The prediction has a mean pLDDT of 88. This is a predicted structure of a 361-nucleotide part of an RNA (large-subunit ribosomal RNA, domain IV) from Desulfobacterales bacterium S7086C20. It matches the Rfam family "Bacterial large subunit ribosomal RNA".
Context: one part of a larger RNA
RNA sequence: CUCUGGUUAAGGAACUCGGCAAAAUGACACCGUAACUUCGGAAUAAGGUGUGCCCUCAUGUAGGUGAGGCUCUUUGCGAGCGGAGCUGAAGAGGGCUGCAGAGAAACGGCGGUAGCGACUGUUUACUAAAAACAUAGGACUCUGCUAAGUCGCAAGACGAUGUAUAGGGUCUGACGCCUGCCCGGUGCUGGAAGGUUAAGGGGAUGUGUUAUCUGCCUUUGGUGGAGAAGCAUUGAACUGAAGCCCCAGUAAACGGCGGCCGUAACUAUAACGGUCCUAAGGUAGCGAAAUUCCUUGUCGGGUAAGUUCCGACCUGCACGAAUGGCGUAACGACUUCCGCGCUGUCUCAACCAGGGACUCA
Numbered sequence: 001c002u003c004u005g006g007u008u009a010a011g012g013a014a015c016u017c018g019g020c021a022a023a024a025u026g027a028c029a030c031c032g033u034a035a036c037u038u039c040g041g042a043a044u045a046a047g048g049u050g051u052g053c054c055c056u057c058a059u060g061u062a063g064g065u066g067a068g069g070c071u072c073u074u075u076g077c078g079a080g081c082g083g084a085g086c087u088g089a090a091g092a093g094g095g096c097u098g099c100a101g102a103g104a105a106a107c108g109g110c111g112g113u114a115g116c117g118a119c120u121g122u123u124u125a126c127u128a129a130a131a132a133c134a135u136a137g138g139a140c141u142c143u144g145c146u147a148a149g150u151c152g153c154a155a156g157a158c159g160a161u162g163u164a165u166a167g168g169g170u171c172u173g174a175c176g177c178c179u180g181c182c183c184g185g186u187g188c189u190g191g192a193a194g195g196u197u198a199a200g201g202g203g204a205u206g207u208g209u210u211a212u213c214u215g216c217c218u219u220u221g222g223u224g225g226a227g228a229a230g231c232a233u234u235g236a237a238c239u240g241a242a243g244c245c246c247c248a249g250u251a252a253a254c255g256g257c258g259g260c261c262g263u264a265a266c267u268a269u270a271a272c273g274g275u276c277c278u279a280a281g282g283u284a285g286c287g288a289a290a291u292u293c294c295u296u297g298u299c300g301g302g303u304a305a306g307u308u309c310c311g312a313c314c315u316g317c318a319c320g321a322a323u324g325g326c327g328u329a330a331c332g333a334c335u336u337c338c339g340c341g342c343u344g345u346c347u348c349a350a351c352c353a354g355g356g357a358c359u360c361a
Base pairs, nucleotide, nucleotide: 001356002355003354004353005352006351007350008349010347011346014345019342027051028050029049030048031047036041038174052096053095054094055093056092057091063087064086065085069081070080071079072078073076097101109340110339111338112337114335115334116332117331121133122132137172138171139170140169141168142167143166149158150157151156175327176326177325178324180257181256182255185254186253187250188249189248190247191246194245195244196243200239201238206233207232208231209230212226213225214224215223216222217221258276259275260274261273262272285319286316297313298312299311300310301309
């Protein structure tokens, strides 16, 4: 110097991102216990008092157990009386004693405020335990049974030896009060008049081949033209479903929810008016918020002093209603701020014990 423990004057969070760590609290009995609340809780709330040993009440109390004995008797492992012995709280009064009586050890620190998540639960085996996931509850949607859905090429299986109070999928997430407007876009559902539209059907037309006919020439031949049938090929009109276009519905489907100008007898502001655009222009509630850039916004509270915190304001860069909105008792190894107690966290360090380090072997 380092590690693990122990003690510390005065102060007591001045330390620090942050009371991290440590200290403190702690058992049992009694007294006492607030806001709030879903009336269950909150609650061991908080805050106090007592605790050893001896004597007396009482040769050990209340209570528990219950022998010998006696009586009755249906003679039984029966009933009743009885109270020996054993055991044994809790309390009252008095006394003794140590620094200290839950004498060691085990053994909650507490209170207030706000955020988030209702809760118990689950999670990143080996850096994250949470506000993430799940959850009961709510809603939409699919499914009539050989169900929908899932696995499998299939057979088959699960769903389910279930049957819409059932099963699958998606979203939200206890509870309370609620959940506004928009169907133009995308999706889904329904519709079928018209348009478009595949294979297929349909075969018009064109082309190739050449039996044959024919022109010319240098005539056992050469070289051109036309061309039936058949075969091959090309394939027009017409016909032809779903889908798409089209018409409706649907937002607890994906999603979306404006701008400019003017106006009141101080000023300011604009209940009001005008205009443009849109499918419709954000309702209730909340709001510098886990969301606010400007921003340490402004005001109030708390501090001597507060970029954090709490309460308001609303100018919401860029909250907002099951991608749920706003509240909410209880709960949380969650997060924020404050206070009481407590302390070597600190002012500021000191000493002690043991293990290392170091030296020697």